[in-house]
RNA sequence: GAUAGAGGUUGCGUUUUUCAAGAGUAUUUCUUCCGAUGCGGCAGGCGCAGGGGAGGAAGGAAGAAAGGGGAACACGCCGAAAGAUGAGACGUCCUUGCAGUCGAGUCUUGGGCAUGGGGUGAAUAACCACAUGACUGUCAUCCGGUCAGGAUGGUGCGCUAUC
Numbered sequence: 001g002a003u004a005g006a007g008g009u010u011g012c013g014u015u016u017u018u019c020a021a022g023a024g025u026a027u028u029u030c031u032u033c034c035g036a037u038g039c040g041g042c043a044g045g046c047g048c049a050g051g052g053g054a055g056g057a058a059g060g061a062a063g064a065a066a067g068g069g070g071a072a073c074a075c076g077c078c079g080a081a082a083g084a085u086g087a088g089a090c091g092u093c094c095u096u097g098c099a100g101u102c103g104a105g106u107c108u109u110g111g112g113c114a115u116g117g118g119g120u121g122a123a124u125a126a127c128c129a130c131a132u133g134a135c136u137g138u139c140a141u142c143c144g145g146u147c148a149g150g151a152u153g154g155u156g157c158g159c160u161a162u163c
Stems, first nucleotide, its partner, number of pairs: 001163005008078001011077004016072004027062008037049004041098003044094002081109005088102003110136002113133004118128003137155007
């Protein structure tokens, strides 16, 4: 340097199906009341709709979806993957600026779990980063050594095997 592997049966990620929740919410429509604004992501401009009723409130009828989650099958894998930053690109009726989406590169994290507060979220679900704790994989040193193991420290550009 190349190849092949291991950590766990709650390792990581993805698709599909199904279930719960989202939610009787958004939205549509009718009635009554009020009565001039509303929409195109925000601002400016420019448009569109609007006393033949914008929009709001109450009541009636109808009534979703997305992201996220549980379960099952399948697939790809072991920096699997996750997070932070982010060149550049896309994006709208127009331009400028912002929001938003994708995103090379760089940096951090061995893995899952529990607890704590913080962030995202409709949520008590779940996820994210941080802190603490024990567990676990692996390596090093020391102790022990019949076997099993124990202590301390480190962590993936690592470890094991073969060439």